[in-house]
The RNA shown here (transfer RNA) has 73 nucleotides and comes from Papaver somniferum. The source organism's lineage runs through Eukaryota, Streptophyta, Spermatophyta, Papaveroideae and Papaver. The sequence is in RNAcentral, with records from Rfam. Rfam family: tRNA. Rfam classes the family as a transfer RNA. Its family is annotated with triplet codon-amino acid adaptor activity in the Gene Ontology.

RNA sequence: GCUGUCUUAGCUCAACAGGUAGAACGCAUGGCUUUUAGUCACGAGGUUGUGGGUUCAACUCCCACAGACAGUG
Numbered sequence: 001g002c003u004g005u006c007u008u009a010g011c012u013c014a015a016c017a018g019g020u021a022g023a024a025c026g027c028a029u030g031g032c033u034u035u036u037a038g039u040c041a042c043g044a045g046g047u048u049g050u051g052g053g054u055u056c057a058a059c060u061c062c063c064a065c066a067g068a069c070a071g072u073g
Base pairs, nucleotide, nucleotide: 001072002071003070004069005068006067007066010025012023013022019056027043029041030040031039032038033037049065050064051063052062053061
């Protein structure tokens, strides 16, 4: 240089032949207990990497860019 895969909540990951984004852990609040903790309940938290395009509608399709990884010369 070329090719491919990936980028979603604080972290690890889901979601889809396009139809309004979820789980576990963590965090906040409260109950209980064996009280520096454990457990149960409830809650907050997201411009789905960035910028465009297609569409009534995009995490999902297309293009460019940035970053990570892999292959290849």